Predicted 3D model of RNase P RNA and transfer RNA as a complex of 419 nucleotides.
It holds a member of the Rfam family "Bacterial RNase P class A". By type it is a ribozyme.
[in-house]
């Protein structure tokens, strides 16, 4: 100096005046305090909280899948093992099972899976050459996205795990490791095993459903009207997959058509933020101390001036939290690789 | 703010479940018929399956993630 990784901060700050919004104190004027985010997003996942009588079985049903931890709880994180991929820091991975069963593997090819045989190779016959016809064979050739282990050496008519060595598989021991696995260890087995489970399935572990428009409460208004349907050894509730028991209730379901469109609560103090310490590689947790930090319902966070280190990107809370994904300035660090120079 | 659905030639749609050459109808063009047009007959053309990604040999189809449309839900008898 150039390429390229990886992790981390910010998210303009002060002061002035004039606005909005909550709470709070005051008869009021008015005064104090406090007012968006790293994604508030997308609703992808998982928990808190409410209602549904959810107490108990079953079937269907959907998610997740290396091993250990961590967590309210995850499909999330941290640590490890394996694979893969890049020259390299580093990145990536739905990664359980294909010897339980079943499907599929278009086209092409002889053949896509309890194996076959187009070319070829060997042999025999047809008297020989070409050719052809029985048989072997499965090294080579062709097809394909994928063809039943690899070199080698022996063997053979020709070949072939048909024998053997070493490599690879697979099982079994042993060792290491909490386990995933690993092994330059031993042993058996010539090899029985082609892909595909983000195909059906098998194993194994979780899961009721719905959602703050959930629920509770005051007030107001109307015909508490009219129709259809089931039904007392029944119906309804289990809803919002189904059934079946228990347990409750004696009416429930839908359409039509009438009213109101008003506040109050649920509403923010929490798995909560900051600083210290311990424990743990960590992801976390324990303790100590210390703060109160929006809670609106047409829905508040804005404008102008000065300065200062000039300057910006995505974007606006709506029950609340924990992740993931996405969108995005500008700055600061470690690290790798490649040129040049000393 | 909560649920729920759909995106395939220029418009309407099938195909997705069960992966294997994207098809139909209307429209568009060309020819034939007609004296011209319409209609009617023959025939062509014309699609990045909404984008990006992953599984697979192969993806409209299966998975994930973004974008855009569309629809539904107030209380009281």
């Nucleotide at each position: 100096g150039g390429a390229g990784u990886c992790g981390g901060c910010c998210a303009g700050g002060c002061a002035g005046u004039c606005g909005c919004u909550g709470c709070a104190g005051g008869u009021a004027a008015c005064u104090g305090c406090g007012g968006a985010g790293g994604a508030a997003a997308g609703u992808c996942c998982g928990g808190g909280c409410u209602c549904c009588u959810u107490c108990g079985g079953a079937a269907c049903g959907g998610g997740c899948g290396c091993c250990a931890g961590g967590u309210a709880a995850c499909g999330c994180c941290u640590g490890g093992g394996g694979g893969g991929u890049g020259u390299g820091a580093g990145c990536c991975c739905a990664c359980g099972g294909a010897a339980a069963g079943u499907g599929c593997c278009a086209c092409a090819g002889a053949a896509a899976a309890c194996a076959a045989a187009c070319c070829g190779c060997c042999g025999g016959c047809c008297g020989c050459c070409c050719g052809g016809c029985c048989g072997g064979u499965a090294a080579g050739g062709g097809u394909g996205a994928a063809a039943a282990g690899g070199u080698g050496c022996g063997g053979u008519a020709a070949g072939a795990g048909c024998g053997c060595a070493c490599c690879g598989c697979g099982c079994g021991a042993c060792u290491g490791g909490u386990a995933a696995c690993a092994g330059c260890u031993c042993g058996c087995g010539g090899c029985a095993c082609g892909g595909u489970a983000a195909a059906c399935c098998c194993c194994g572990c979780c899961c009721g459903g719905a959602g703050c428009a959930a629920g509770a409460c005051c007030a107001a208004a109307u015909a508490g009207g009219g129709g259809a349907g089931c039904a007392a050894u029944c119906c309804g509730u289990c809803g919002g997959u189904u059934c079946c028991g228990a347990a409750c209730g004696g009416g429930c379901u839908c359409c039509c058509g009438g009213g109101u469109a008003g506040g109050u609560u649920g509403c923010u103090a929490g798995a909560g933020g900051u600083a210290g310490u311990c424990g743990g590689u960590g992801a976390c947790g324990g303790c100590u101390a210390u703060c109160c930090c929006a809670g609106a319902u047409g829905a508040a966070u804005g404008a102008c001036u000065g300065c200062c280190a000039u300057c910006g990107a995505c974007a606006g809370a709506a029950c609340c939290c924990g992740g993931c994904u996405u969108a995005u300035u500008g700055c600061c660090g470690g690290c790798u690789c490649c040129g040049g120079c000393u | 703010c909560g649920g729920g659905g759909c995106a395939u030639g220029g418009c309407g749609c099938a195909g997705u479940c069960u992966g294997g050459u994207a098809g139909c109808g209307c429209a568009u063009c060309u020819g034939c018929u007609u004296u011209g047009g319409g209609a009617g007959c023959a025939g062509a053309g014309g699609g990045u399956c909404g984008g990006c990604g992953g599984u697979u040999c192969g993806a409209a189809u299966c998975c994930g993630u973004c974008u855009g449309c569309c629809c539904c839900g107030a209380c009281c008898a």